[in-house]
This is a predicted structure of an 86-nucleotide RNA (c-di-GMP-I riboswitch aptamer) from Stieleria varia.
The RNAcentral record of the sequence draws on Rfam.
The coordinates come from a structure-prediction model, not an experiment, and the mean pLDDT is 84.
Rfam family: c-di-GMP-I riboswitch aptamer. The family is grouped with related families in Rfam's "c-di-GMP_I riboswitch clan".
Of the family's consensus pairs, 95% are formed in the model.
RNA sequence: GAUAAUGGCAAAACCUGUGAGAACAGGUGACGCAAAGCGAUGGGUCCUCGCCGCAUCGAUUGCGGACGGAUCGCCAAGCUACCGAA
Numbered sequence: 001g002a003u004a005a006u007g008g009c010a011a012a013a014c015c016u017g018u019g020a021g022a023a024c025a026g027g028u029g030a031c032g033c034a035a036a037g038c039g040a041u042g043g044g045u046c047c048u049c050g051c052c053g054c055a056u057c058g059a060u061u062g063c064g065g066a067c068g069g070a071u072c073g074c075c076a077a078g079c080u081a082c083c084g085a086a
Base pairs, nucleotide, nucleotide: 001083008033009032013028014027015026016025017024018023031073037079038078041076042075043074044071045070046069047068051065052064053063054062055061
């Protein structure tokens, strides 16, 4: 990157399982995807069991914080890769 070819991935929802949660894994299923292949480096968004602080007599609960985590199908950058006309 072309209304080419061969193939690929699989959103939501539902079922099962895991987790405190965001979410993830498997199955069904296709909204989409030319890197929707790979990895959290920067930004974004989301979570917060436990820990610390504050409110509270205290517990519960709520708010805030540090650590930690999720998402690459939010964006950027990085690495790797199939086919290929004009």